[in-house]
A computed fold for a 72-nucleotide RNA from Ganoderma sinense ZZ0214-1, annotated as transfer RNA. The coordinates come from a structure-prediction model, not an experiment, and the mean pLDDT is 83. Lineage of the source: Eukaryota > Agaricomycotina > Agaricomycetes > Polyporaceae > Ganoderma sinense. Its Rfam family is "tRNA". Rfam describes the family as follows. Transfer RNA (tRNA) molecules are approximately 80 nucleotides in length.

RNA sequence: GACCAGAUAGCUCAGUGGUAGAGCUUCUGGGUGCAAACCAGCAGGUCCUGGGUUUAAUCCCCAGUCUGGUCG
Numbered sequence: 001g002a003c004c005a006g007a008u009a010g011c012u013c014a015g016u017g018g019u020a021g022a023g024c025u026u027c028u029g030g031g032u033g034c035a036a037a038c039c040a041g042c043a044g045g046u047c048c049u050g051g052g053u054u055u056a057a058u059c060c061c062c063a064g065u066c067u068g069g070u071c072g
Base pairs, nucleotide, nucleotide: 001071002070003069004068005067006066007065010024011023012022013021018055027041028040029039030038048064049063050062051061052060
């Protein structure tokens, strides 16, 4: 330098056009002599950034940033 993949909750990841989800963690309650395990529940997101298309965009298109990879 060329090409490919990725960026979504604190972490790991789903979601491929119609109000954004799971597991774990944190927190609250239960539980316990105190804890742990375990049970129940709450909270937590400008979906990397800026444009475009569309009635409607996390999703499609363009550009950029960052991360990983392949080739040279």